[in-house]
RNA sequence: GCGCGCUUAGCUCAGUUGGUAGAGCAGUGCUUUUACACAGCAAAGGUCGGGGGUUCGAAUCCCUCAGCGCGCA
Repeated sequence: GCGCGCUUAGCUCAGUUGGUAGAGCAGUGCUUUUACACAGCAAAGGUCGGGGGUUCGAAUCCCUCAGCGCGCA
């Protein structure tokens, strides 16, 4: 330099054919306990890597940039 893949909650990851985003764990609060742990319940946490475009509507399609990984040279 070229090709392919990945980037979504604090972490690990889902997300179908474009219809407005979820799970587990962690953390917080409550119940329980003398207290802690365990267990149960609840709530919170995201401009979906950045920018632009298409569309009534984009995590999803297109372009570009950045980072990471693999392969080729």

This is a predicted structure of a 73-nucleotide RNA (transfer RNA) from a Candidatus Gottesmanbacteria bacterium. The prediction has a mean pLDDT of 81. Its Rfam family is "tRNA". By type it is a transfer RNA. About the family: Transfer RNA (tRNA) molecules are approximately 80 nucleotides in length.